Annotation:
A computed fold for a 113-nucleotide RNA, annotated as FMN riboswitch aptamer (RFN element).
RNA sequence: UUGCGUCUUCGGGGCGGGGUGAAAAUCCCCACCGGCAGUAAAGUCUGCGAGCCAAUGGCUGACACGGCGUGAUUCCGUGACCGACGGUAUAGUCCGGAUGGGAGAAGGCGAGC
Numbered sequence: 001u002u003g004c005g006u007c008u009u010c011g012g013g014g015c016g017g018g019g020u021g022a023a024a025a026u027c028c029c030c031a032c033c034g035g036c037a038g039u040a041a042a043g044u045c046u047g048c049g050a051g052c053c054a055a056u057g058g059c060u061g062a063c064a065c066g067g068c069g070u071g072a073u074u075c076c077g078u079g080a081c082c083g084a085c086g087g088u089a090u091a092g093u094c095c096g097g098a099u100g101g102g103a104g105a106a107g108g109c110g111a112g113c
Stems, first nucleotide, its partner, number of pairs: 001112001004110007016030004031093002033083002035048004043081002051059003063079005085096003
């Protein structure tokens, strides 16, 4: 220096107030949250992980307009939108599978050059 081998550690946030009701953190009004890599800094672009299925594989959510700039669907402004499965009064925010898995991040050691 590389990131080839191996090991260790890390690796997801959020319901507060009010209404209705026998019962709702699930409905209604307001609120709140945003994994990893890439790229001008991204929940909404590209890809991945998670999740789901009939499982060498397949499926899988959501953004517009304006501004500055060489460059931004990433920044700034305005207004929107999205969020697995099982449980329970219908859940992105509660409980559960999960002391799990994981994209990947950091570091140690070894080898190679």
The coordinates come from a structure-prediction model, not an experiment, and the mean pLDDT is 85.